[in-house]
About this RNA
The RNA shown here (small-subunit ribosomal RNA) has 1506 nucleotides and comes from a Chloroflexota bacterium. It matches the Rfam family "Bacterial small subunit ribosomal RNA".
RNA sequence: UUUUUGGAGAGUUUGAUCCCGGCUCAGGAUAAACGCUGGCGGCGUGCUUUAUGCAUGCAAGUCGAACGAUUCUGAUUUAUCAGUUUAGUGGCGAAUGGGUGAGUAACACGUAAGUAACCUGCCUCUAAGUGGGGAAUAACUCUGAGAAAUCGGAGCUAAUACCGCAUGUGAUGGUGGAGAUAAUGCUCCACCAUUAAAACCUUCGGGUGCUUGGAGAGGGGCUUGCGUCCGAUUAGCUUGUUGGUAAGGUAACGGCCUACCAAGGUUACGAUCGGUAGCUGGUUUGAGAGGACGAUCAGCCACACUGGGACUGAGACACGGCCCAGACUCCUACGGGAGGCAGCAGCAAGGAAUUUUGGGCAAUGGGCGAAAGCCUGACCCAGCGACGUCGCGUGGGGGAAGACGGCCUUCGGGUUGUAAACCCCUUUUCCCAGGGAAGAAUAAUGACGGUACUUGGGGAAUAAGCCCCGGCUAACUACGUGCCAGCAGCCGCGGUAAUACGUAGGGGGCAAGCGUUAUCCGGAUUUACUGGGCGUAAAGAGGGCGUAGGUGGCUUUUCAAGUCGGAUGUAAAAUCUCCCGGCUCAACUGGGAGGGAUCAUUCGAUACUGUUGGGCUAGAGUGCAGCAGAGGGAGGUGGAAUUCCCGGUGUAGUGGUGAAAUGCGUAGAUAUCGGGAGGAACACCAGUGGCGAAAGCGGCCUCCCAGGCUGCUACUGACGCUGAGGCCCGAAGGCGUGGGGAGCAAACAGGAUUAGAUACCCUGGUAGUCCACGCCGUAAACGAUGGACACUAGGUAUAGGGAGUAUCGACCCUCUCUGUGCCGAAGCUAACGCGUUAAGUGUCCCGCCUGGGGACUACGGUCGCAAGACUAAAACUCAAAGGAAUUGACGGGGGCCCGCACAAGCAGCGGAGCGUGUGGUUUAAUUCGAUGCAACACGAAGAACCUUACCAGGGCUUGACAUGGCGGAAGUAGAAACCUGAAAGGGGGACGACCUGUUAAGUCUGGAACCGUCACAGGUGCUGCAUGGCUGUCGUCAGCUCGUGCCGUGAGGUGUCGGGUUAAGUCCCAUAACGAGCGCAACCCUUGUUGCCAGUUAAUUUCUCUGGCGAAACUGCCCUGCAAAACGGGGAGGAAGGCGGGGAUGAUGUCAAGUCAGCAUGGCCCUUAUGCCCUGGGCUACACACACGCUACAAUGGGUGGUACAAUUGGUGGCAAUAGAGCGAUCUGGAGCUAAUCCUUUAAAACCAUCCUCAGUUCGGAUUGCAGGCUGAAAUUCGCCUGCAUGAAGUCGGAGUUGCUAGUAACCGCGUAUCAGCAUGGCGCGGUGAAUACGUUCUCGGGCCUUGUACACACCGCCCGUCACGUCAUGAAAGUCGGCAACGCCUGAAGUCGAUGUGCUAACUUUGAGUAAUCAGAGAGGCAGUCGCCUAGGGUGGGGUCGGCGAUUGGGACGAAGUCGUAACAAGGUAGCCGUAGCGGAAGCUGCGGCUGGAUCACCUCCUUU
Repeated sequence: UUUUUGGAGAGUUUGAUCCCGGCUCAGGAUAAACGCUGGCGGCGUGCUUUAUGCAUGCAAGUCGAACGAUUCUGAUUUAUCAGUUUAGUGGCGAAUGGGUGAGUAACACGUAAGUAACCUGCCUCUAAGUGGGGAAUAACUCUGAGAAAUCGGAGCUAAUACCGCAUGUGAUGGUGGAGAUAAUGCUCCACCAUUAAAACCUUCGGGUGCUUGGAGAGGGGCUUGCGUCCGAUUAGCUUGUUGGUAAGGUAACGGCCUACCAAGGUUACGAUCGGUAGCUGGUUUGAGAGGACGAUCAGCCACACUGGGACUGAGACACGGCCCAGACUCCUACGGGAGGCAGCAGCAAGGAAUUUUGGGCAAUGGGCGAAAGCCUGACCCAGCGACGUCGCGUGGGGGAAGACGGCCUUCGGGUUGUAAACCCCUUUUCCCAGGGAAGAAUAAUGACGGUACUUGGGGAAUAAGCCCCGGCUAACUACGUGCCAGCAGCCGCGGUAAUACGUAGGGGGCAAGCGUUAUCCGGAUUUACUGGGCGUAAAGAGGGCGUAGGUGGCUUUUCAAGUCGGAUGUAAAAUCUCCCGGCUCAACUGGGAGGGAUCAUUCGAUACUGUUGGGCUAGAGUGCAGCAGAGGGAGGUGGAAUUCCCGGUGUAGUGGUGAAAUGCGUAGAUAUCGGGAGGAACACCAGUGGCGAAAGCGGCCUCCCAGGCUGCUACUGACGCUGAGGCCCGAAGGCGUGGGGAGCAAACAGGAUUAGAUACCCUGGUAGUCCACGCCGUAAACGAUGGACACUAGGUAUAGGGAGUAUCGACCCUCUCUGUGCCGAAGCUAACGCGUUAAGUGUCCCGCCUGGGGACUACGGUCGCAAGACUAAAACUCAAAGGAAUUGACGGGGGCCCGCACAAGCAGCGGAGCGUGUGGUUUAAUUCGAUGCAACACGAAGAACCUUACCAGGGCUUGACAUGGCGGAAGUAGAAACCUGAAAGGGGGACGACCUGUUAAGUCUGGAACCGUCACAGGUGCUGCAUGGCUGUCGUCAGCUCGUGCCGUGAGGUGUCGGGUUAAGUCCCAUAACGAGCGCAACCCUUGUUGCCAGUUAAUUUCUCUGGCGAAACUGCCCUGCAAAACGGGGAGGAAGGCGGGGAUGAUGUCAAGUCAGCAUGGCCCUUAUGCCCUGGGCUACACACACGCUACAAUGGGUGGUACAAUUGGUGGCAAUAGAGCGAUCUGGAGCUAAUCCUUUAAAACCAUCCUCAGUUCGGAUUGCAGGCUGAAAUUCGCCUGCAUGAAGUCGGAGUUGCUAGUAACCGCGUAUCAGCAUGGCGCGGUGAAUACGUUCUCGGGCCUUGUACACACCGCCCGUCACGUCAUGAAAGUCGGCAACGCCUGAAGUCGAUGUGCUAACUUUGAGUAAUCAGAGAGGCAGUCGCCUAGGGUGGGGUCGGCGAUUGGGACGAAGUCGUAACAAGGUAGCCGUAGCGGAAGCUGCGGCUGGAUCACCUCCUUU
């Protein structure tokens, strides 16, 4: 610069990620159908199913100018003429047109050729001819048979019907010659033989026919190359088969047919067989390459009720012809006949489904005819169907801060919405009326059609639906429903707040349509030619040798097959693309141009591939010289060990296990010594060492055989690589025959374990393991990695060889070839990882894969003695299955660390009695909640009434309580006596108000209050799984995160890991991280020391005490350990020392943890009750179980008496002193105190003294009786206290379990909140005052790092198999039923061909007779009969193949809550898995060999770094 106009994705596996991989969606299309809806017009299109059966009508006739007869009419010159009708003879047509797609996998179709191997009516051109005779026959007349269809006999007649003769331009055959061709039947010449005809009309000019040839056009036959579906679970097929010769047949070649001869032909480049199917132009989709389809239109083929056959003819083996057989239908007088809509309409049936028994030959086209014309369901039109496509319309403009209604609402409003109403305008469409075509070429003739179009009038009038609104995918709210009803293309919605169901409002999309269903292509690069893969996702054959095939080193020559280019022809038209035109546009349609093959012919090019010939040596191989080796086979041989046998010594056990037992042993075992037998395997060496193709190979020696490596470079000269089929080898186990058998050891037996234990463990033990021969042919046969060649950084180790350097030599060092490992550049990979031994970059060849399950299966086939192996589906079912990596969680994985976690201790609980709470039970009610830790002296800091929510009974209904609207009443509101009643409540009504303003005045107005009514109140009713708030728990555990950067495709990682250290993610060091936040710590309170100030209730500048403000402690100082630091250890000083003690403070989050009954609150529910009031009862029940406590069981004690020392608190409806009474509880009484003043307030353990002396007691105090006190209306259910009496269990507590590390545990008392009263509970206070911690193995919990995982609702996880039940599809099965194709035999219609003779026979020939007409005979030809070959069909027989059904049976799939176990995933609790064998309810177990796709620990080796 030119050309090209062309390619979009999404959802779904996971907690999240990347990948593999399937499923699904968005697009387009249709001869469609169904649902809802429906105004008009144009153009198209309309039985895809039963090639099922058909009533009725029509779809092929025409010609009198071929012929005779006949009907009717007219004219008359009466015998003719003109016209016309009908059947027949004759000619042409009927083989076209029209329909359908059954069959057909084939020269059927498409394309390109051939025909020297052919035919051709009508048409065109051209050459020649058309002379002269003959015999019949339909029609018609007469007659016969029959129901009919139809047929027979006798007689007459014509022709362009039929038959001879003549002529022969020619044609055909034979013989001879010449020319041409790639070539036979090509062309030309001569001779011989054979062979033709039809007339009709006429204006008399001729025209139309006919015969013999030639040429053409158009049509057809035949042949060939190439192309044309699936199946190998179809591998061999073929006897006229393949070829030849001869005869026949055909228009023509040919096994097309026959006889004879030969034995061929075809096939892995897929024959044969089976299934399916008309083929093509094209249609549709797609960026294309491809894929799917083959309606309408066009070309070809095939078929015409099913099967067979020929006739006629130019042409048929003939849709509306014939013959035969069969099925079916119809008529019948039962003797016989008739028929074929896959022509156009139409009917029935089938089906999801497909039209009018219409008009016309006006146009186009066809048949006949000289023509007029006739015929034409071809065709042209109309009708029906939104079936498709195209176009138009259902109105246009204005019109509110926006009507009504609907819907929603936070009640303010929003939306429907300029939408409507209303005003103005228009008339496409519609209706009415007028005009009115083109299509006709032509004088006539228009079905469509009074149509299209056009003019005028009328009037917004006649005209909108369907689907969708969770994501994909544009579009959201309310109500109803409550895992129901339902939706759903995939994912998935629905279990009481559903944008997903149904309805409504609103919205989105398309629109006379819209959705759904079905099918095809696309998306799907998901069969990958364009354009995929195979280590772990599906996928490398267990290994080799090698056939066909594919592919192949360097150089040169030839050819031109592939390849590339040019030209010519063809690839019908229609279709497609572009341009132009005609219908108002468009669809539709006309014209022009273009494009298109893997086609044929021809000309050229020769780089590459190929072919031919020659050469080379780098591939490959041979030779020579060396080297290493568990390479293979055969034979021999050695020692150690186990077992057994014999003998000796010797005595009671041995053996085995987690612990035991079975077993062996006093008939002498085990142990030990000596001797012997037998079989199997070869310690150490030994090594990610060696060898081999793989499987595999290990003592030593000998023989035989094979391969590899190195060096030299002598020879051959591409001989190479790979390898479908094929052949061979092939662990273990298994099988057969025969040996052998020591040990081990499936099965089996016994003992244990266990809920069970068909197992793991133990004691025994048979096949087998070993040998020989023969099968089997599979493994996690693995490097899960096919073979060969080339190229692409290195480092290091090791095995075998060579060279150099060095040395006296061996080492060392350097280089190199081959093998075996590890680490790594680039690169690749989804990642993990691979990385010169590739999974990198390329070439060649082979094998294999295409979602999971069903299924390493069934059926069929091949192999095997069997076991079984190889090959290998479908129905059905799911939306996943899977790989790698990430974060968690978990592990009967590992490492490190912490905690009253264990251990070491002290005191308890669990046993008793009692108190309290809970469960359970009971009850009219025993109100409700809390339920492992983290419910159970918890909500409850205190149930006699109240509380109170529960039960029974009695009552109230705008209500016990709040607000508002409307109305009312004037002795209003309120309310005492009194009546009723258990009370509440109901009556009753003396008396009798309040605030504001006003008035003479309770006179008036308003308010409050009251009454009625309407809204509403009220609910401890439900949902803590709708919520807020608050709380518990992990846990006062040390964690949880972010910004930026970096790493990774990504989830994510790093930081936060590592080495130390800490109570601590505390701090330090190191470091692709650097910083930061929430947590930790600190800041706060309290306590311990002290200073100052102030206060104090008798006083005091003391102390103590109280309050406030300060000081002090920070590893600050010294020593020391650690490489250093952080930090640890020791010390000094100090009241206090390493966080001094205690408290408050609770990160991100987890548990749908707890609470709707503390409060608040959404939704739902009740409304003369689930609300409210009252009385009584209950929450206090009691066979029992658990939890938390109290008191004890006694002498470290109990009783009695005496003596001493606190602190925190509280107090006016209160604390209460002194004093008095009472044994006492308590009472009388009241000082003082609103509190550092008074009171509570005597603290008790302790100490001193004394009694008790080990017992159911002077322990213990339950229980019960009597008598009292206090509070309170009230103490019966149901309070506390006192005195006297009574005097139960209990003698230290099983398994198990709790608290506590110092002023702690333990023991002792005191105070206080709640509260009229009631404390063994809670919260506080002080007094006395211990023991122990070696340590982290174990239990529990937690933190960090790491590892495995099939878990992610996260181990309370996941998950396997039998059994039982239901549903579905499928295999086997005695058998049974049917379809299809073939074969053997029998029979065999019609028909062609052939044969045949005592049948019949006008023309022609000939003989005889006769004047002739004619007759008789013979021949040629024809007809009929009979026979033969072939053969449709039928019968029969045994097989093949496919399918249906099938008692029963096998496994499979699926199914909210079935049974048994626990196999797998973690070391899954016996590591798992593979092959094989045995066994077992089942998963499974065990033996043998193999694998790592096994955790953990240790060792060896290797690598990296130093």
Notes: RNAcentral holds the sequence, with entries from ENA and SILVA. Lineage of the source: Bacteria > Bacillati > Chloroflexota.